[in-house]
Context: one part of a larger RNA
RNA sequence: CUGGGCGUAAAGGAUGCGUAGGUGGCCUUGUAUGUCAGAUGUGAGGUUUCCCUGCUUAACGGUGAAAGUGCAUUUGAAACUACUUGGCUGGAGUACAGGAGAGGAGCAUGGAAUUCUUGGUGUAGCGGUGAAAUGCGUAGAUAUCAAGAAGAACACCGGAGGCGAAGGCGAUGCUCUAGACUGAUACUGACACUGAGGCAUGAAAGUUGGGGGAGCAAACAGGAUUAGAUACCCUGGUAGUCCCAACCUUAAACGGUGUACACUUGGUGUGGGAGGAAUUGACCCCUCCUGCGCCGUAGCUAACGCGUUAAGUGUACCGCCUGGGAAGUACGGCCGCAAGGUUAAAACUC
Numbered sequence: 001c002u003g004g005g006c007g008u009a010a011a012g013g014a015u016g017c018g019u020a021g022g023u024g025g026c027c028u029u030g031u032a033u034g035u036c037a038g039a040u041g042u043g044a045g046g047u048u049u050c051c052c053u054g055c056u057u058a059a060c061g062g063u064g065a066a067a068g069u070g071c072a073u074u075u076g077a078a079a080c081u082a083c084u085u086g087g088c089u090g091g092a093g094u095a096c097a098g099g100a101g102a103g104g105a106g107c108a109u110g111g112a113a114u115u116c117u118u119g120g121u122g123u124a125g126c127g128g129u130g131a132a133a134u135g136c137g138u139a140g141a142u143a144u145c146a147a148g149a150a151g152a153a154c155a156c157c158g159g160a161g162g163c164g165a166a167g168g169c170g171a172u173g174c175u176c177u178a179g180a181c182u183g184a185u186a187c188u189g190a191c192a193c194u195g196a197g198g199c200a201u202g203a204a205a206g207u208u209g210g211g212g213g214a215g216c217a218a219a220c221a222g223g224a225u226u227a228g229a230u231a232c233c234c235u236g237g238u239a240g241u242c243c244c245a246a247c248c249u250u251a252a253a254c255g256g257u258g259u260a261c262a263c264u265u266g267g268u269g270u271g272g273g274a275g276g277a278a279u280u281g282a283c284c285c286c287u288c289c290u291g292c293g294c295c296g297u298a299g300c301u302a303a304c305g306c307g308u309u310a311a312g313u314g315u316a317c318c319g320c321c322u323g324g325g326a327a328g329u330a331c332g333g334c335c336g337c338a339a340g341g342u343u344a345a346a347a348c349u350c
Base pairs, nucleotide, nucleotide: 004321005320006319007304008303012318014201015200016199017198021194022193023192025088026087027086030083031082034080035077036076037075038074039073040072041071042070048066049065050064052062053061054060091191092188093187094186095185096183097182098181103177104176105175106174107173108172109171110154114150115149116148117147118146119145120144121143125136126135162169163168206247207246208245209244210243211242215241216240220236221235222234223233258317259316260315261314262313263312266295267294268293269292270291271290272289273288274287275286276285299306300305323350324349325348332343333342334341335340
């Protein structure tokens, strides 16, 4: 190096787009540097294998042959690969017609609740807990009614439901915008798959500047509990949570399962679309495509389990693993305002 692996034992990159590279559908023309066949030359000696032979035998030695899987020259072959010529439509894409959806961005609007303010009614408690206390209240609270203000989140519908590459997305209306799906034709004609670097997106927390601040709430303060209580419980409460602009780039970023394609018994539920049959009918029933679930055949698996949404059977490409700890640390590089991130060891030890 080859050989083995990556759901849970070490191991799938957070996700996408895409450069180089790797790989690539069917038919056809030609070329011959891959490939295949022949010939010639060469491939030192020794070693090795075989026959024979010399030391009494063997080890050891000698003659001959083979081998030396290679290289060079040359003559051919054209199936495969590559390049090249022309074509094809099944892969891929475009156009058209539809319906579905919390997909994204912006603007506007709405009601419930909460807190606060003002006014009315009303009087001694309220609040909170396992029990209490801190706290609030005769300067009139809690409760209740009316009016007003503010910010944040959108009950029911709501579903193992939908959409999105992932993160994620849930009040209503409008505007702009992306993708998927279904159907029937037409068009392009391999335009494809993957993707080292690269670029973009990327929850929460955190950072900078400017706004905003109802509720909640790290830190902090007080009250309890306790042997103590830097906690759990309670009363308060600041960053933050929200908006705009710019950073940060990490998560149990999980299906702990990379992407694409092909093939391989079934049953059942549900979302979207189409067709058939039927009918008063949008229902029910049958068929097809496309998602999301459950159960299971073969097969796989150490087992658990997976099982047409594979962890089955194969192909292409990328990423990653190689005993535990030291350590995802040190040093160096790169990135960042910082916090830190990323790349990433060794000594030593078991």
Predicted 3D model of a 350-nucleotide part of an RNA (small-subunit ribosomal RNA, central domain) from a metagenome. It matches the Rfam family "Bacterial small subunit ribosomal RNA".